[in-house]
């Protein structure tokens, strides 16, 4: 140096052809309990790794750059 991948909620993942982002587990708060686990029921929680670009609209498309990680030399 060159190629490939992967990056989304606090972890771990999804999200068809571009149409406005969920899920589990964890956190919170309730019910139940003498109390605590479980269980069942709600609510919170994101600038989709960052910066630009195309569009009426971008997690999706393009360009650039950042960690990680794999191959090539």
């Nucleotide at each position: 140096a060159g190629g490939g991948g992967u990056g989304u909620a606090g972890c771990u993942c999804a999200a068809u052809c571009g149409g406005u982002a969920g899920a589990g587990c964890g956190c919170c708060g309730g019910u139940c309990u003498c109390c605590a686990a479980a269980a069942c029921c709600g609510a919170a929680g994101g600038u989709c790794g960052c910066a630009g670009g195309u569009u009426c609209g971008a997690u999706c498309c393009c360009u650039g750059u950042c960690a990680c990680c794999c191959c090539u030399g």
A computed fold for a 73-nucleotide RNA from Actinoplanes awajinensis subsp. mycoplanecinus, annotated as transfer RNA. It matches the Rfam family "tRNA". About the family: Transfer RNA (tRNA) molecules are approximately 80 nucleotides in length. Their secondary structure includes four short double-helical elements and three loops (D, anti-codon, and T loops). Its family is annotated with triplet codon-amino acid adaptor activity in the Gene Ontology. By type it is a transfer RNA. The sequence is in RNAcentral, with records from Rfam. The organism belongs to Actinoplanes awajinensis, within Bacteria.